[in-house]
Description:
Predicted 3D model of a 1539-nucleotide RNA (small-subunit ribosomal RNA) from a metagenome. It matches the Rfam family "Bacterial small subunit ribosomal RNA". The coordinates come from a structure-prediction model, not an experiment, and the mean pLDDT is 83.

RNA sequence: AGGGUUUGAUCCUGGCUCAGAGUGAACGCUGGCGGCGUGGAUUAGGCAUGCAAGUCGUGCGAACUUAAUUCUGUGAUUAGAUGGACCUUCGGGGAAAUCUGUGAUCUAUUUUAGGUUAGCGGCAAACGGGUGAGUAACGCGUGGGUAGCCUACCUUGUGCAGGAGGAUAGCCUCAUGAAAAUGUGGGUAAUAUUCCAUAGUAUCUUGAUUCGAUAGGAUUAAGAUUAAAGAUGGCUGAAGCUUCGGCUGCUAUCGCCACGAGAGGGGCCCGUGUCCUAUCAGGUUGUUGGUGGGGUAAUGGCCUACCAAGCCUAAGACGGGUAGCUGGUCUGAGAGGAUGGUCAGCCACAUCGGGACUGAGACACUGCCCGGACUCCUACGGGAGGCUGCAGUCGAGAAUAUUUCACAAUGGACGAAAGUCUGAUGAUGCGACGCCGCGUGGGGGAUGAAGGCUUUCGGGUCGUAAACCCCUUUUAUUGAGGAGGAACGCUAAUGGGUAAAUAAUCUAUUAGCUUGACUUUACUCGAUGAAUAAGCCACGGCUAACUCCGUGCCAGCAGCCGCGGUAAUACGGAGGUGGCAAGCGUUACUCGGUUUGACUGGGUGUAAAGGGUCCGCAGGCUGUCUAACAUGUGAAAGGUGAAAUCCUUCCGCUUAACGGGAGAACUGCCUUUCAAACGGUUAGACUUGAGGUAGUAAGAGGAGAGCGGAACUGCAGGUGUAAAGGUGAAAUUUGUGGAUAUCUGCAGGAACGCCCGUGGAGAAGUCGGCUCUCUGGUACUAACCUGACGCUCAGGGACGAAAGCUAGGGGAGCAAACAGGAUUAGAUACCCUGGUAGUCCUAGCUGUAAACGAUGGGCACUAGGUACUUGUCGUGAGAUGGGUGCCGUAGCUAACGCGUUAAGUGCCCCACCUGGGGACUACGGCCGCAAGGCUAAAACUCAAAGGAAUUGACGGGGGCCCGCACAAGCGGUGGAACACGUGGUUUAAUUCGAUGCUACGCGAGGAACCUUACCAGGGUUUGACAUGCUGGAAGUAACGGCCUGAAAGGGUUUGUGAUCAGUAACCAAUCUGGAACCAGCACAGGUGCUGCAUGGCUGUCGUCAGCUCGUGCCGUGAGGUGUUCCCUUAAGUGGGAGAACGAGCGCAACCCUCGCCAUUAGUUGCUAACUUUGACAUUGUUAAAGAGCACUCUAGUGGGACUGCCCGCGUUAAGUGGGAGGAAGGUGGGGACGACGUCAAGUCCGCAAGGCCCUUAUGUCCUGGGCUACACACGUGUUACAAUGCUUGCUACAAAGGAAGGCCAAGUCGUGAGGCGGAGCAAAUCCCAAAAAAGCAGGCUCAGUUCGGAUUGAGGGCUGCAACUUGCCCUCAUGAAGCUGGAAUCGCUAGUAAUGGCGCAUCAGCAACGGCGCCGUGAAUACGUUCCCGGGCCUUGUACACACCGCCCGUCAAGCGCUGAAAGUGGGGGGCGCCCGAAGCUCCGACGAUUGCCGGAGUCACGGUGAAUUUCAUGAUUGGCGCUAAGUCGAACAAGGUA
Repeated sequence: AGGGUUUGAUCCUGGCUCAGAGUGAACGCUGGCGGCGUGGAUUAGGCAUGCAAGUCGUGCGAACUUAAUUCUGUGAUUAGAUGGACCUUCGGGGAAAUCUGUGAUCUAUUUUAGGUUAGCGGCAAACGGGUGAGUAACGCGUGGGUAGCCUACCUUGUGCAGGAGGAUAGCCUCAUGAAAAUGUGGGUAAUAUUCCAUAGUAUCUUGAUUCGAUAGGAUUAAGAUUAAAGAUGGCUGAAGCUUCGGCUGCUAUCGCCACGAGAGGGGCCCGUGUCCUAUCAGGUUGUUGGUGGGGUAAUGGCCUACCAAGCCUAAGACGGGUAGCUGGUCUGAGAGGAUGGUCAGCCACAUCGGGACUGAGACACUGCCCGGACUCCUACGGGAGGCUGCAGUCGAGAAUAUUUCACAAUGGACGAAAGUCUGAUGAUGCGACGCCGCGUGGGGGAUGAAGGCUUUCGGGUCGUAAACCCCUUUUAUUGAGGAGGAACGCUAAUGGGUAAAUAAUCUAUUAGCUUGACUUUACUCGAUGAAUAAGCCACGGCUAACUCCGUGCCAGCAGCCGCGGUAAUACGGAGGUGGCAAGCGUUACUCGGUUUGACUGGGUGUAAAGGGUCCGCAGGCUGUCUAACAUGUGAAAGGUGAAAUCCUUCCGCUUAACGGGAGAACUGCCUUUCAAACGGUUAGACUUGAGGUAGUAAGAGGAGAGCGGAACUGCAGGUGUAAAGGUGAAAUUUGUGGAUAUCUGCAGGAACGCCCGUGGAGAAGUCGGCUCUCUGGUACUAACCUGACGCUCAGGGACGAAAGCUAGGGGAGCAAACAGGAUUAGAUACCCUGGUAGUCCUAGCUGUAAACGAUGGGCACUAGGUACUUGUCGUGAGAUGGGUGCCGUAGCUAACGCGUUAAGUGCCCCACCUGGGGACUACGGCCGCAAGGCUAAAACUCAAAGGAAUUGACGGGGGCCCGCACAAGCGGUGGAACACGUGGUUUAAUUCGAUGCUACGCGAGGAACCUUACCAGGGUUUGACAUGCUGGAAGUAACGGCCUGAAAGGGUUUGUGAUCAGUAACCAAUCUGGAACCAGCACAGGUGCUGCAUGGCUGUCGUCAGCUCGUGCCGUGAGGUGUUCCCUUAAGUGGGAGAACGAGCGCAACCCUCGCCAUUAGUUGCUAACUUUGACAUUGUUAAAGAGCACUCUAGUGGGACUGCCCGCGUUAAGUGGGAGGAAGGUGGGGACGACGUCAAGUCCGCAAGGCCCUUAUGUCCUGGGCUACACACGUGUUACAAUGCUUGCUACAAAGGAAGGCCAAGUCGUGAGGCGGAGCAAAUCCCAAAAAAGCAGGCUCAGUUCGGAUUGAGGGCUGCAACUUGCCCUCAUGAAGCUGGAAUCGCUAGUAAUGGCGCAUCAGCAACGGCGCCGUGAAUACGUUCCCGGGCCUUGUACACACCGCCCGUCAAGCGCUGAAAGUGGGGGGCGCCCGAAGCUCCGACGAUUGCCGGAGUCACGGUGAAUUUCAUGAUUGGCGCUAAGUCGAACAAGGUA
């Protein structure tokens, strides 16, 4: 930064689409680690469970508890004494009981020191946390104001704290209830609460002074009014009291009260900014203002009574829709656009609605009351609840996490403090959701392994990739070590402050002790071992990356263009490649690209777009000079613009993401000061803009009235007679009842010929006979007056063709509708005959047109030439103004074109456009009598629609030219029979191909078998044929025989019976190899498919004159020029002109042949002259030989013709008409030769060759059949229909060919086909071979014949293995149709047509009447280019480019989709009237009087109801549009056949 896509190509306009960045994302495939972030966007849907706001005992009474203590009991245990039952070993032991001690334990009690707690009390709970429903608003942002306000805790200052009283919870008792809870009675405390005292710089009232813009502030005087609470520690040094504990007191800390000040916080007000919609244009009644009152912390209609009638609105009120706002975030070069998740500020909300209470602060998320919905408990009486706190659950959804740990840190509440609480917060878990970082190994390694893929079969590629060798260890696993986040706090000591003080307390320092959720922390070291770790998307173009296979308009892909119908780089798979990478793609959305809404930065003649025209309010813009102001504007300074973010820089985590410090920035708003050029305002002046005045001028400018002639029609009359009229041709029509024609008169209506002119006038629409009246505008001249009075113009107003409407007139001509006649396939048309509305007038309406110059208005500037019109000046030439045309420079434009009358260059204002269709439509609104007009969408659908120009093609467009194209002629075809080919039909098969010209006697220049490709049947499988490899094989290969069979083939082993080279010096055998054979493997083979995969060859346009290139020039470009124009030619042949100059392929010529001459050569050709001989014979004729090459001929080489010569025409040219000479004259005749290209023309069955297909068959062999069928149709031919003929006989004259498995002579047999025969000839020698028509003579005499010969019968001949299907020929007999051919159609312009015969190829023979050649005889006609067909050049139109066999519109009929209307039906929203009226608040009343309680009134949520309104959904039926495949009829594009 651009790219793709409209076209055959081009430029432009214009839409669609892509590449980029981003996201709180989701989905698909995949998934190693860490750090930092982030995570309910949908149902402000419902919620189980746990936790999320408490704390203070240094405010209070009380309870419980621990330890100690006091006292009263209890008294386990145990010691001693007395005692002595009882036992005794007689030594002694010893129960009960009593006394003195000991005293665990328990009970009650006193005091002290701790702890815990329900309650009273204080503070907090209004913070923190969540969400974005509502809100278009002072809600938010920004900047101000408050002289109109409040503020607990905190800081600071001054002062004070005296006295007295009555309650109440807890507690006890009783009562009700399932519960929640509540009530009676009794007694008790306070930092709870009440009263009194005290009182100033507080408050109120009054006065004074002073300041101030009002309100009010400051100072001052007097009077009145309002406070309080204590708790804890220490000390007894002084004084007093004492129950001797202590108290008063003193002191320290905290707390309390009053009044100031501060800080921070808040309330209210104002300027300004803040989405879409006018298809929402008027809204409002507490509404706007005032006065009094109330209310509030405070202003205020905030509330109330009264008064006034205001207030808002096009600078968008009111209404509707949508939405939390901002810092910021994303994008963008910027300006902008989009957005508001996390973080931060503000607001709003807390199940829905209403309400107040408490309090410094709330109308209060985890407070209260009431009403609704929902959920739960219940004993049915009644109660309870609110996750939009943290987790979690259900639901809906494409979709969003742990019912974790800790208060260690930071912060908050309470507390004197320790501390307690804290889902704030710090951590942790889950999710690739995002950003950032790291890794999945590194080095070496070519037999370039195997394998995959591919291949032109050689190879290439995956690919140093792997294996293999060496190395490392981030990460991982495991083990060990190990920071930092810790600061506080407590205790002690020391110093300092307060204090009388060494108590106590505060503070500083030091020492000691103690506090970590995370934590298995970060980090470090050791060990193990390449070990634990790569995918996703794409690969036709845009867009980096290509092949194979499969599929066959199928399956599918696709962002746009578009791929897929048998060779798909676009579908699916594979290999390879490209891109990104723990991710990659897709989807959705935003910005960008898009200057495609254009401020930066667009347009409007023809692409979308100038209003039909003018007037004109608001608005916008506005001439020259002077002065003032300072509103815009500029400069400077100050304030603010929160932090975070972005940017710069430095620093910290190993780096980065991330974080910290500093700076810059925040483009804005406010205040002050300065400047005064410009805009603005005010004041004054000017004349050039504008207007006026005076004098002239032109004009279809407008309105009204009157008049006129021509024409037309009608009526009356005259003359007059058979038609008139109309058309391409006719008919309808009129006319013998007298038309048309003609003359006279009368009547009527409409329009105004010539003049008349790209002349005039008007704003436009429009205006045309003449005269009069009224009237608008314009131009010029004069430069006298006013003094910016101007320009444009949304809304508004006026005018506004034709058609149409209403009412009344009028109505000649014309003429929708309608009728008839024609035309036609039809003809609701074009043509004709009629004809009504209408056209005309008056009055009104409508308000639209291709209302066009498709060009809004105004002003200024920027070369000219020429013409017309109208002024002024000038004798004139001409000059100078206004207007109207043409051409043209610069410039502009996509081009065409515009060009002082701009589409050029600038300024001002208005209108309009933003892809095509849907749609100049629907709905709504306004207007209209109606018709309809104005305004004006959406769904849906397409990837284009369009402008200008270019090259072609085409035209029932034009011009020029050519051709046996027509015309003029000659002969045919089409009718008959036969032959051949084709279609069709038939068949087992009738093999295949060729199909307008350009298939059809074509491939086929020879189908009985073969050919042969087709059919039936029978065989065969390495094969009928080629090459290679492996193995085997002497009585083998090969050749015969035999059996079977239709043959092919199969069988038999019966007969004969091998070869080459080596081993090797010879022979035989053996062995090895080769040929041949057998078996097997590779392969052969295919007339199977595709001529739309191809080569080659061919047809056709067309032997038409065209088709191109280089350089230059023109054009933005496609392209043009050259190649056009004039003359000429068979020709783009040549000449001249010319921005072209040259060149190439074609034309022509060069080649072959025929025609004239010369020369060379002379056998097999020739024989004039000469010689010899023979035959016949009268001079001579004839034959042969010699001799010769003169002639003919043969076949080589040359010459000749060039518009060269003469005359005319022409441009002095090219050339052309005529003439001379010449065998031939203007290309001498004929042939070969075919430009760029077209028809996907023909051929895969000539051959070659890609791909596909078959492989015991689609190959191959054989027998037989078929290609020869036959109702029929077509094409090409042959023979005829006869007398220019037929027939019989006789007599002439060719050319070109062929011949050895051949041509075949003479002779002979046969009527003949032919047989026998055998000479000659590989050929200028011999043979085929007779040429025929012609000529001469005879016959036939117009008939189905002496024409014609088909068909059929009989008998023969020939070829061949074989003539049945299915050959040719001969003889005899038979003797069909046919008497010159309808519509139509073909060939030919001179040695041609016509006509006659001869030869050859193919071939055993032949279906040959075909094809290819040869010679003989040998005409007629062409005025001419109007027409038919084909072609060439120029030009024109085009909506065609597959190119007119094109393109394409509408109705009707079918399906699908979208939408409007519709009797209605259902839901939602907001308002209005009425009814009901909870809680609460305010007021009033009764009782009680310290709180209170009862009743009433007002206000009022929810609810009900009525009439309207708005919006959404649905609706039988119905209107329209779009898309789709194919059908009918006509229409448009060419003069589209009626422009």